Background
Predicted 3D model of a 76-nucleotide RNA (transfer RNA) from an uncultured Myxococcales bacterium. It matches the Rfam family "tRNA".
[in-house]
RNA sequence: ACGCCAGUGGCGCAAUUGGUAGCGCAACGGAUUCCAAAUCCGUAGGUUCGGGGUUCGAGUCCCUGCUGGCGUGCCA
Numbered sequence: 001a002c003g004c005c006a007g008u009g010g011c012g013c014a015a016u017u018g019g020u021a022g023c024g025c026a027a028c029g030g031a032u033u034c035c036a037a038a039u040c041c042g043u044a045g046g047u048u049c050g051g052g053g054u055u056c057g058a059g060u061c062c063c064u065g066c067u068g069g070c071g072u073g074c075c076a
Base pairs, nucleotide, nucleotide: 001072002071003070004069005068006067007066010025011024012023013022019056027043028042029041030040031039049065050064051063052062053061
């Protein structure tokens, strides 16, 4: 330099043909317990990497940039 993949709550990941952004863990509250752990119930938490475009509607499609990972080089 080129090609490919990925970027979504604190962490790990889903989201079908473009049509309600969800699951687990963690956190917080409650139940249980002499207390705690474990277990059970519940609650809160999101600029879906940035910018632009298409569309009635974009996490998803198009353009561009950034970051990370993998692979392959060229010149001297």